Source information:
SAM riboswitch aptamer (S box leader) from Nocardioides bruguierae, 149 nucleotides, folded computationally. The sequence was found by an Rfam model in a public genome assembly. Of the family's consensus pairs, 90% are formed in the model. Its Rfam family is "SAM riboswitch aptamer (S box leader)". Gene Ontology term of the family: regulation of gene expression. Its mean pLDDT, the model's own confidence on a scale to 100, is 79.
[in-house]
RNA sequence: CUCUCAUCGAGAGGGACUGAGGGAACGGCCCGUUGAAGUCCCGGCAACCGCCGCGAACCUCCGCCUCCUGGCACGCCAGUCAGGAACGGAUCGCGGAAAAGGUGCUAAUUCCGGCCCGGCACGAGAGACGUGCUCGGGGAAGAUGAGGA
Numbered sequence: 001c002u003c004u005c006a007u008c009g010a011g012a013g014g015g016a017c018u019g020a021g022g023g024a025a026c027g028g029c030c031c032g033u034u035g036a037a038g039u040c041c042c043g044g045c046a047a048c049c050g051c052c053g054c055g056a057a058c059c060u061c062c063g064c065c066u067c068c069u070g071g072c073a074c075g076c077c078a079g080u081c082a083g084g085a086a087c088g089g090a091u092c093g094c095g096g097a098a099a100a101g102g103u104g105c106u107a108a109u110u111c112c113g114g115c116c117c118g119g120c121a122c123g124a125g126a127g128a129c130g131u132g133c134u135c136g137g138g139g140a141a142g143a144u145g146a147g148g149a
Stems, first nucleotide, its partner, number of pairs: 002148007013042005021031003026113003043106003048102002051096006060090004066085007110141001115138004119133005
């Protein structure tokens, strides 16, 4: 940088340095000299990975204490190679802990919206059309984690 999957309505801030921006981009709307962003220190939240327990599946892959079969080798003991069984791990599900580890997060739903479908209201308004919504669903984009190249 790119790809795949999962999650994104909950939760959690103080200090020091410094000094004008920040909320990804655009539009809106907010936050900010009662101190933005950034760096450092000390906390906290959460439970993605990891950890612990139980279970499932064993198609595939890996490992190997043990067992079985066969080949080779050997005076004996001990070997070595291949295949298989069982077991363990990779995989999937449920539950638990937060003490140690890898990340992450700590204003506002990812702050809201855009694109598509539906609903409602308004317009002379049944249809078509337009506008709006402190309505619903999906998507796009983004963030974080895990995995892969």